[in-house]
RNA sequence: UACUGUCUUCGGGGUGAGGUGAGAUUCCUCAACCGGUAGUAAAAGCCUACGACCUCCGCACAUGUUUUGAUGCGGGGCUGACCCGGCGAAAUUCCGGGGCCGAUCGUACAGUCGAGAUGAGAGAAGAUUAAA
Numbered sequence: 001u002a003c004u005g006u007c008u009u010c011g012g013g014g015u016g017a018g019g020u021g022a023g024a025u026u027c028c029u030c031a032a033c034c035g036g037u038a039g040u041a042a043a044a045g046c047c048u049a050c051g052a053c054c055u056c057c058g059c060a061c062a063u064g065u066u067u068u069g070a071u072g073c074g075g076g077g078c079u080g081a082c083c084c085g086g087c088g089a090a091a092u093u094c095c096g097g098g099g100c101c102g103a104u105c106g107u108a109c110a111g112u113c114g115a116g117a118u119g120a121g122a123g124a125a126g127a128u129u130a131a132a
Stems, first nucleotide, its partner, number of pairs: 001132001005128006015031005032112002034102002036050004045100002054077007061069002082098005104115003
C1' cells in the first nucleotide's frame, strides 16, 4: 500500500389557501414543495446498475400435528418518469426553457396525513487484522 476477515457509527425528503360536503392536508380551483445508493469523458428523481416497497419459492424456528407468521437464512419475480437550446474535448448530469414520475395498508379517492418503521437496506466513514 492493496486485499481479506471482524467490529463500530451513519444511512429518505416534502402543502398551504379557497370551494363542495355530514365527513376530504385524499375530490375540485389556485399556488407550492420533495428526490435513497453507486456509476458516468462533467455534478442525474426521469441514463446504467442497485436498494427499498410489493410478491413467490425453499429451508429453519415456535406447535402434539396442521394452519399461521411485521420471524430468521437463502433464492427468484415485479419495479415509475425527458425533451429542446447553450457552453464545452466531454453533460438526457452543468446553465436557460418547457415537461413528466412517485409502493402497500388506513381514511371521502393521498408522492407531501397516519401505519408497518425506534424496522430493513443499497452503501458511506472509521477502527482493527493473518499472509504477501
FMN riboswitch aptamer (RFN element), 132 nucleotides, folded computationally. It matches the Rfam family "FMN riboswitch aptamer (RFN element)". About the family: The RFN element is a highly conserved domain that is found frequently in the 5'-untranslated regions of prokaryotic mRNAs that encode for flavin mononucleotide (FMN) biosynthesis and transport proteins. This element is a metabolite-dependent riboswitch that directly binds FMN in the absence of proteins. In Bacillus subtilis, the riboswitch most likely controls gene expression by causing premature transcription termination within the 5' untranslated region of the ribDEAHT operon and precluding access to the ribosome-binding site of ypaA mRNA.The FMN riboswitch structure, reported in present an FMN-bound six-stem junction, adopts a butterfly-like scaffold, stapled together by opposingly directed but nearly identically folded peripheral domains. The coordinates come from a structure-prediction model, not an experiment, and the mean pLDDT is 80. It was read from a public genome assembly, where an Rfam model found it. The model forms 100% of the base pairs in the Rfam consensus.